[in-house]
This is a predicted structure of a 74-nucleotide RNA (transfer RNA) from a Candidatus Woesearchaeota archaeon. The coordinates come from a structure-prediction model, not an experiment, and the mean pLDDT is 84.
RNA sequence: GGGGCUGUAUUUUAACCUGGCUAGAAUCGCCGGCUCCAGACCGGCAAAUCAGGGUUCAAAUCCCUGCAGCCCCA
Numbered sequence: 001g002g003g004g005c006u007g008u009a010u011u012u013u014a015a016c017c018u019g020g021c022u023a024g025a026a027u028c029g030c031c032g033g034c035u036c037c038a039g040a041c042c043g044g045c046a047a048a049u050c051a052g053g054g055u056u057c058a059a060a061u062c063c064c065u066g067c068a069g070c071c072c073c074a
Base pairs, nucleotide, nucleotide: 001073002072003071004070005069006068007067011026012025013024020057029045030044031043032042033041050066051065052064053063054062
């Protein structure tokens, strides 16, 4: 320098191919219940689409550019 794959919450992940209801769940954190206390268990709260642009009535999803990580070639 060229090519491929991946990027969603603290972490792991669903939805992406085939655009459509408020982006769902577990875990972590916080609060409460239970308990003599703690753990476990139960309930609740908060938390995310890598960035920018485009297409569209509507984008996590499609297109373009960039960034980051991994792999291959030179």
Its Rfam family is "tRNA". Rfam's curators write: Transfer RNA (tRNA) molecules are approximately 80 nucleotides in length. It is annotated as a transfer RNA. Taxonomically the source falls in Candidatus Woesearchaeota (Archaea, Nanobdellati).